[in-house]
Background
SAM riboswitch aptamer (S box leader) from an Actinomycetota bacterium, 100 nucleotides, folded computationally. The organism belongs to Actinomycetota, within Bacteria. Its mean pLDDT, the model's own confidence on a scale to 100, is 84. The model forms 96% of the base pairs in the Rfam consensus. The sequence was found by an Rfam model in a public genome assembly.
RNA sequence: CCAUCAUCCAGAGCGGUCGAGGGGCCGGGCCCGUCGACACCGCGACAACCAGCGUCACCCGAACGGGUCCGCCAGGUGCCAAUGCCCGGAGCGAUGAGGA
Numbered sequence: 001c002c003a004u005c006a007u008c009c010a011g012a013g014c015g016g017u018c019g020a021g022g023g024g025c026c027g028g029g030c031c032c033g034u035c036g037a038c039a040c041c042g043c044g045a046c047a048a049c050c051a052g053c054g055u056c057a058c059c060c061g062a063a064c065g066g067g068u069c070c071g072c073c074a075g076g077u078g079c080c081a082a083u084g085c086c087c088g089g090a091g092c093g094a095u096g097a098g099g100a
Stems, first nucleotide, its partner, number of pairs: 002099001004097005013043005021032003025089005044080001046078001048077003052072003057068004084092001
């Protein structure tokens, strides 16, 4: 970088640095921002996927076992304004997993 699958109306702040824009692209709205947004860093939180652990139930199996759901946990990613902010257009954007 590419495609596939799954999810995206819930959830989650403090400090430091920076200094004017930001909310994916285009159009129309509406918001956030010098009371310092956005971005980066530290600590912390949240809990979507993967990992680890676990009970009942269900499915496969001769069995060991495996899978689904649910719960715990917070190791790996992620994430911590507003429904992916709303509408329309482009089927786009973000995240995770395995892969080429």